[in-house]
RNA sequence: AUGGAGAGUUUGAUCCUGGCUCAGAACGAACGCUGGCGGCGUGGAUUAGGCAUGCAAGUCGUACGGUGUUGAUCCGGAUAGCAAUAUUUGGAUUAACAUAGUGGCGGAAGGGUGAGGAACACGUGAGUAACAUGCCUCAAAGAGUGGGAUAACUCCGAGAAAUCGGAGCUAAUACCGUAUAUGUCGGGAAUUAGGCAUCUUUUUCCCGGUAAAGAUGGGGACCGUAAGGCCUAUCACUUUGAGAGUGGCUCGCGUCCUAUUAGCUAGUUGGUAGGGUAACGGCCUACCAAGGCAAAGAUGGGUAGCUGGUCUGAGAGGAUGGUCGGCCACACUGGGACUGAGACACUGCCCAGACUCCUACGGGAGGCUGCAGUCGAGAAUCUUUCGCAAUGGGGGAAACCCUGACGAAGCGACGCCGCGUGUGGGAUGAAGGUCUUCGGAUUGUAAACCACUGUCAGCAGAGACGAAACAUGUUAAGGUGAACAAUCUUAAUGUUUGACGGUAUCUGCAGAGGAAGCCCCGGCUAACUUCGUGCCAGCAGCCGCGGUAAUACGAAGGGGGCAAGCGUUGUUCGGAUUUACUGGGCGUAAAGGGCGUCUAGGUGGCUGAAUAAGUCGAAUGUGAAAUCUCCCCGCUCAACGGGGAAAUUGCAUUUGAAACUGUUUGGCUUGAGUACAGAGGAAGAGAGCGGAAUUCCUGGUGUAGCGGUGAAAUGCGUAGAUAUCAGGAAGAACACCGGUGGCGAAAGCGGCUCUCUACUCUGAUACUGACACUAAAGCGCGAAAGUCAGGGGAGCAAACGGGAUUAGAUACCCCGGUAGUCCUGACCGUAAACGAUGUACACUUGGUGUAAGAGGUAUCGACCCCUCUUGUGCCGCAGCUAACGCGUUAAGUGUACCGCCUGGGGAGUACGGCCGCAAGGCUAAAACUCAAAGGAAUUGACGGGGGCCCGCACAAGCGGUGGAGCAUGUGGUUUAAUACGACGCAACGCGUGGAACCUUACCCAGGCUUGACAUGUAACUGCAAGUCCUGUGAAAGCAGGAUUCCUUCGAGGGUGUUACACAGGUGUUGCAUGGCUGUCGUCAGCUCGUGUCGUGAGAUGUUGGGUUAAGUCCCGCAACGAGCGCAACCCUUAUUCUUAGUUGCUAAUCCGAAAGGGUGCACUCUAGGAAGACUGCCCGUGUUAAACGGGAGGAAGGUGAGGAUGACGUCAAGUCAGUACGGCCCUUACGCCUGGGGCUACACACGUGCUACAAUGGCCGGUACAGAGGGUUGCCAAAUCGCGAGAUGGAGCCAAUCCCAAAAAGCCGGUCUCAGUUCAGAUUGAAGUCUGCAAUUCGAUUUCAUGAAGCUGGAAUCGCUAGUAAUGGCGCAUCAGCCACGGCGCCGUGAAUACGUUCCCGGGCCUUGUACACACCGCCCGUCACGUCAUGGAAGUUGGUAACACCUGAAGUCCAUGUAAUAACCGUAAGGAAUUAGUGGCCCAGGGUGGUGCUGAUGACUGGGACGAAGUCGUAACAAGGUAGCCUUACCGGAAGGUGAGGCUGGAUCACCUCCUUU
Repeated sequence: AUGGAGAGUUUGAUCCUGGCUCAGAACGAACGCUGGCGGCGUGGAUUAGGCAUGCAAGUCGUACGGUGUUGAUCCGGAUAGCAAUAUUUGGAUUAACAUAGUGGCGGAAGGGUGAGGAACACGUGAGUAACAUGCCUCAAAGAGUGGGAUAACUCCGAGAAAUCGGAGCUAAUACCGUAUAUGUCGGGAAUUAGGCAUCUUUUUCCCGGUAAAGAUGGGGACCGUAAGGCCUAUCACUUUGAGAGUGGCUCGCGUCCUAUUAGCUAGUUGGUAGGGUAACGGCCUACCAAGGCAAAGAUGGGUAGCUGGUCUGAGAGGAUGGUCGGCCACACUGGGACUGAGACACUGCCCAGACUCCUACGGGAGGCUGCAGUCGAGAAUCUUUCGCAAUGGGGGAAACCCUGACGAAGCGACGCCGCGUGUGGGAUGAAGGUCUUCGGAUUGUAAACCACUGUCAGCAGAGACGAAACAUGUUAAGGUGAACAAUCUUAAUGUUUGACGGUAUCUGCAGAGGAAGCCCCGGCUAACUUCGUGCCAGCAGCCGCGGUAAUACGAAGGGGGCAAGCGUUGUUCGGAUUUACUGGGCGUAAAGGGCGUCUAGGUGGCUGAAUAAGUCGAAUGUGAAAUCUCCCCGCUCAACGGGGAAAUUGCAUUUGAAACUGUUUGGCUUGAGUACAGAGGAAGAGAGCGGAAUUCCUGGUGUAGCGGUGAAAUGCGUAGAUAUCAGGAAGAACACCGGUGGCGAAAGCGGCUCUCUACUCUGAUACUGACACUAAAGCGCGAAAGUCAGGGGAGCAAACGGGAUUAGAUACCCCGGUAGUCCUGACCGUAAACGAUGUACACUUGGUGUAAGAGGUAUCGACCCCUCUUGUGCCGCAGCUAACGCGUUAAGUGUACCGCCUGGGGAGUACGGCCGCAAGGCUAAAACUCAAAGGAAUUGACGGGGGCCCGCACAAGCGGUGGAGCAUGUGGUUUAAUACGACGCAACGCGUGGAACCUUACCCAGGCUUGACAUGUAACUGCAAGUCCUGUGAAAGCAGGAUUCCUUCGAGGGUGUUACACAGGUGUUGCAUGGCUGUCGUCAGCUCGUGUCGUGAGAUGUUGGGUUAAGUCCCGCAACGAGCGCAACCCUUAUUCUUAGUUGCUAAUCCGAAAGGGUGCACUCUAGGAAGACUGCCCGUGUUAAACGGGAGGAAGGUGAGGAUGACGUCAAGUCAGUACGGCCCUUACGCCUGGGGCUACACACGUGCUACAAUGGCCGGUACAGAGGGUUGCCAAAUCGCGAGAUGGAGCCAAUCCCAAAAAGCCGGUCUCAGUUCAGAUUGAAGUCUGCAAUUCGAUUUCAUGAAGCUGGAAUCGCUAGUAAUGGCGCAUCAGCCACGGCGCCGUGAAUACGUUCCCGGGCCUUGUACACACCGCCCGUCACGUCAUGGAAGUUGGUAACACCUGAAGUCCAUGUAAUAACCGUAAGGAAUUAGUGGCCCAGGGUGGUGCUGAUGACUGGGACGAAGUCGUAACAAGGUAGCCUUACCGGAAGGUGAGGCUGGAUCACCUCCUUU
């Protein structure tokens, strides 16, 4: 010392900057849903809008005269009665009560409200030597003596009323004269003390002025007829002093926003004199002077009651001023005074105005911002209650009266606080709900049920505190008093008083009985599932959810939070260090002024002294109470309340300290400056001079082109250009030197010479002695463009004209070309005016260049070398930084001062002001809108960026496609249907490796409904089912008939029918999925662990130097290792060996005429096992490496050839129609069966193929050589028949045995002779064959006949690098047959070319730029069109407000007048004094007229702006963005924009130069 928390959101990811949003607390609140009780608080925030009704200020008869009522006494009258007496009436006196009027006090308090006011209004602290003060307290002194009226009342009158007039009477504590004067006031003379000036004060004396009222109670003597005098007490009264409390005035300090308000002021500032006031004062008047205020914000505008406090905050602060307390202001609006101690007066007066009401129309009345209440407006704020019992106030001697102050109650969950809605047990874990993987889980001990309790509410009963007084009676003591009256004070005692309220509280009774909701559940933020919905409906504080599986919408179940409340909205503070005093920044994020100079201001070297303003300490006063905090206490607790303490961080005064700052004074030299010497330079201004080049002019030579471009054209040229030579003219700019060289404050400055001016550096001495730094305002300078006037004009060149390019081309390119560029004078004042880095000073390791100078060593001298200062570069330590980077030239560490910033857009814009000739500049907002905008760096991707490398990628070749006919697939069209899918590469002879029926999914027609197929249950019936037969039908099917298993007689199996579960679906979603596949790509890549680096995303490893087909290997290296890929291991093939030898083979040998057989297994072959090839060897190159080149050997040589094998991943790639599978959909149909048709259509377009166009060929004849396959529902031999397809036939073969089976190109011979042919074969006709239930739609094939297009194919495009291309045939799968020219394999014959990597395509690695990350098929700009919103301008229209000029001017104070009027005093009187009406004047509210300033609303039209899933035109920017971009400026253009001039790098790339680093 008790006090400080963060989160979401910009990105693919990261760090930073930065805004937006949330979690907290609070409220005089309102709204939605809900609502049991009590206590304490609180409640018109909006229209200071209007108000009906009642109440809110009266009281005193002990101030006064009356009046009324009721008594009493006395005196009469009348009536009744014999009388007592009764009734009634008149007068006097008196008592009680009441009271209109006169008079006194109070109505200036209390209560309300916050309109106005930015001010001494408020707060705080002082002053008043410049003041006042009724009632109250204390003290001193007094109250003598006279007078005249007037209301009430009576009478008369006016008026509707309000009210008023006249005459007459009367009282006072009403009014007046006079006496007295302790005092007081004024004047004078002396005197004392003090103070901040004027002055104040003590004491004494003199002169003058100035007071008063009685009332009541009691009373002995004395006086008086009486009343009374008189005495006394109390109250009241007069003068003075003091006090207390209250008030007036003055001053210091504090107190909102705005400079887009910069100048304001004429009673203004001061003086003199006077007036006025309680009092100072221009407060007012006259005169004199010309002052006063202001950047430390005057004046103006806007807004606002101020404060103690309240809310929030760790605090500092910020916001606020309701209730309670203090102060102020106001009272229908404006003005005014009167009375009074006090007012310019909330419920007083006068006047003006607006409004309302009454009226007899003549005239009057009113003021809720008091308490209730009402209307209105509003999201919104209460009862027309009770009582003076308490507290307080007014009056009174008092009783008492009055008091909407106040005390209480009522209404409102408006707030705070407290209580309750039960407690314990209770598992079958009930039912129901919800979910479910169907097992269960959850609601949930929750309920039921059992046992209890009794708060609150309900009923019944008891029942407060708040009350102590005043007063009065009695008693006692004391004071005054002549008094034992009376009265006062104190004490005791008796009596009396409660609105709240029969309330609080207590007791009893019964019974779980009457008492729970609201919000939320994607993240922030605690809490999750199902259904519905389907970018709809909706949600949303921010981010964001919703397009068929939504924890985000709606509902339900469950859960979380709070609870008689819960949420929402609004507002304030917080979080926000997001205005930063505490506690921020400015190179690139917002932010350094373009540069200098100087004023105010701020800051200031070393040293001595003084002072005490700042500073620090102590004390005193004050900082009201309430509030806050702490402690204690009272309501059962708490809220609430009482007592005490602390605090109130402030202000003022006194006193002390003297380090620091300030001030004054003295000194110093190191900061600063001056003098001297030397040096430097594109520093500035003026004048003169020079050569090269360009253009033009003249002349000569000379001839057909020149010029220009990517290519061209416009243009120039036969009237002689270009070219070339000579001469001349003009203007502008100064090559080389020239350099991250120099100079200047910046802008900027470049040929040479001269003159003038300024500066910097170095050196050594002398002088001045802080003279310094910074710098708002001001002043000056200030590129280019632009403006004005006059010159000048060679070249260049906005605009403009023409030519190209282009879809267009208001551009880029070309040909011309005017302003301008140049000079003089004057404006403009802006730039990416940049180091995007303000100026000055100090401190903090270094290295290395360069410019200017000085010194040192050495030398004859010069260099080299070393040291110092100044300028200018680079690299780098520490440190700093978000990072990039900066780094003694700081962006490090500090000091001083200035400028600037506070999310993006709107906007550097509008309006206003200042400047400018104009263009425009400077200053500079708001509404509205978005949740981002941004900086640096990272990983990717991309680039019409770069480097390296690879691939039939190009090139070099060979052969094709694209043209023809046909085949086939697709699109399109058609159709009842032409089933579905696949669409760049990576769909299109693809799924389909066989559509006549079937397939088949499509269409038409006819049928079936537990179904063509599976499982189960129940019931029933039969004995079936099946088979056979009949009818009908196109068939399927329907209808009918015949026949009938086993048995232990229970039944069983099987089957049928019916019913129910279910089957079934090529229906949908490949964007819900599995699996499989394609593709990049057989490309060489993709990653991980540990370590290291970085705040981090990430990097490193994997980059680099070599090498490879390869991330293949080697070397190097903060990396070391590893995994998936590469390679290898596998299969086939090429050589050899070995084993085996039938169906294979046949060398030798035997038999046989031959065929063939035996023997044999050497050879071929077959198929098992081995070997072989590894850069192993040699030479060279290379780094002694990896490896490469060549060679030897070898059948094969550098992965020998081919295959299989496909990393991490990409394309929401393909497939729900192969199969599987979630969700959805159909269920006498979207299922199933059958017949027929269709998938085969055909103006057309495309893909893939076949056959050709012929002589390297066709045809005919002869003749040779394969491999790999297949075969029993099969392959099928020989033989015979047929021209042939084929038929008959049936041997052999389940296959190294038999068959398919003929290989073909080839070779040999012949013929054709370049033609639409003896090429080509489409199409068509006729006749056949075969398969099959069936050949018409719609099969293949044979023979004969027919004989189309086509003569090598435009743009374009494909394949292939060796046993390959090309070419020739053969086989197989599917299959009854086949539309196969397709696919998969096999063998035969068998080439050409590759210089090379510039280019096209694709890919890999490194690097660079980026505004891209859905990643260039990206992003993105502006006009136009449409809609919405806010806003500027605008002819005007219409309000508000303010001052000004003039006119008018109520009431009223003041002044003047007062010839009119008048009781008090003087005077016998006349009259006077005095007062008043009236009149005049000054001032002035309001009104009128006029122009003006400021401000608001509205306004045809108009300007731009913002926003809005899919509008139009272009393509400006981001990559070198395809013309690098951007800034200032000018011109031009539909638009982005283009061009000119100057500037910047915040430009890529290549080359060069310079510098640096390393070696």
The RNA shown here (small-subunit ribosomal RNA) has 1559 nucleotides and comes from a bacterium. Its mean pLDDT, the model's own confidence on a scale to 100, is 84.